[in-house]
Context: one part of a larger RNA
RNA sequence: CUGGGCUUAAAGGGCGCGUAGGCGGCAGCGUAAGUCAAGGUUGAAAUCCGGCGGCUCACCCGUCGAAGUGGCCUCGAUACUGCGUUGCUAGAAUCAUGGAGGGGUGCGCGGAACUUGUGGUGGAGCGGUGAAAUGCUCAGAUAUCACAGGGAACACCGGAGGCGAAGGCGGCGCACUGGCCAUGUAUUGACGCUGAGGCGCGAAAGCGUGGGGAGCGAACGGGAUUAGAUACCCCGGUAGUCCACGCCGUAAACGAUGUGCACUAGGGAGAGGGAGGCACCUAGCCAUUCUCUCCCCAAGGGAAACCGAUAAGUGCACCGCCUGGGGAGUAUGCUCGCAAGGGUAAAACUC
Numbered sequence: 001c002u003g004g005g006c007u008u009a010a011a012g013g014g015c016g017c018g019u020a021g022g023c024g025g026c027a028g029c030g031u032a033a034g035u036c037a038a039g040g041u042u043g044a045a046a047u048c049c050g051g052c053g054g055c056u057c058a059c060c061c062g063u064c065g066a067a068g069u070g071g072c073c074u075c076g077a078u079a080c081u082g083c084g085u086u087g088c089u090a091g092a093a094u095c096a097u098g099g100a101g102g103g104g105u106g107c108g109c110g111g112a113a114c115u116u117g118u119g120g121u122g123g124a125g126c127g128g129u130g131a132a133a134u135g136c137u138c139a140g141a142u143a144u145c146a147c148a149g150g151g152a153a154c155a156c157c158g159g160a161g162g163c164g165a166a167g168g169c170g171g172c173g174c175a176c177u178g179g180c181c182a183u184g185u186a187u188u189g190a191c192g193c194u195g196a197g198g199c200g201c202g203a204a205a206g207c208g209u210g211g212g213g214a215g216c217g218a219a220c221g222g223g224a225u226u227a228g229a230u231a232c233c234c235c236g237g238u239a240g241u242c243c244a245c246g247c248c249g250u251a252a253a254c255g256a257u258g259u260g261c262a263c264u265a266g267g268g269a270g271a272g273g274g275a276g277g278c279a280c281c282u283a284g285c286c287a288u289u290c291u292c293u294c295c296c297c298a299a300g301g302g303a304a305a306c307c308g309a310u311a312a313g314u315g316c317a318c319c320g321c322c323u324g325g326g327g328a329g330u331a332u333g334c335u336c337g338c339a340a341g342g343g344u345a346a347a348a349c350u351c
Stems, first nucleotide, its partner, number of pairs: 004322003007305002012319001014201004021194003025088007033081002035077002038074005049065006091191001092188003095184005103177007110154001114150008125136002162169002206247006215241002220236004258318006266296009276286003300307002324351003333344004
C1' cells in the first nucleotide's frame, strides 16, 4: 500500500464546538489543471523475453528485435472532477405565528420527616438483635403536647412519561437564558457534512481556601458472632456528603452500538404539534401528516444471541480505534496536576 474488522470475540474517542484537511445540490457559459486520445521525443549499455547464429550440446557468448509501468513536448476531445463566472431552490440557515418540557443559572418561598434546645404531662424503662450486649435513662430517658432553632432531601402526582450533546435534570414562584417541534403566503441562495490538532463541558470519589453540619457515614472506638472475624449484625463516630470559589478529568462516562445524509414491507403502544371528515353541550369517533420514544415482526443482515425505518439492512462522506494471552495500560521519556494521580506509551522475558 492492498485487504479485513470494531453490540457481546481485540477494537467507537465520555460529550460537544470548531481549525487545517477530506468530501460536496440543480442548470448555463468560459477555461482545459486533473482525465482521455493522436503524433513526436526520451526512456544508456548489460540484464529479462523472442528470432537467428558461434563454441560437438548446455552453461556461456554474438547479433537482430521486442519490451521498457514512466517523463517531456505539440495538436486535439470536454462526459466527469477542478478553477472562473452567471443563475436556481429541493440541502442549510433566517423570519413570522403557535407549542411541549424535572434543559441551564440566580433569587425567594413552602410543608412533611428528622434532630437539637426550652417548657408542660408522665414515672421506669428505652433502644437494639437470630438471640444478646455495648449504648441511653430517677441529675426523669423512651412516649406525648407546645414553642423555638438547624441542616439536608423534596412523598403522592410519577408513567418502559418528558428534557438535555454527554455528564445529567424532579416541591412551589419569579427573573434571566439554551435547545427542540409544528405551521407558511416570507427572506438569503449551497452559506453544507465531517473534523487530525485545539478549545470547552464532563457522575462519584478526591484536593485547596473559607463557610456549614440535621440525617447518613469510609477511617476509628466499643458490643456481638466466630476456631479466628482486622468482616457481614448492633451502639457510637471523624473526614466526607451540603454551600461559594478554584483544582482534578476519571467510570460497566453503556445502546458496551461515532457523526451526518439517502434508500428499503407491515402491525401495536406512548409523548408533542398540524390540517380534514363525522358527531355536537362540548369531553368523542374516523382517516391522515410531521417530530420524538418503546414493543413485535417481512426482506435483508448476523457465529449465534439477536438487529430489523431509532438497523447490527442497502449505500455515500468524514473522524476515532483493533491486529494472540501474560508482562501492562506497567517502565522510561515527555506533558498536565497542589497532591492523589491523569494523558501518551514500549521492551526484555514467557505461554
A computed fold for a 351-nucleotide part of an RNA from a Planctomycetota bacterium, annotated as small-subunit ribosomal RNA, central domain. It matches the Rfam family "Bacterial small subunit ribosomal RNA". The sequence was found in a public genome assembly.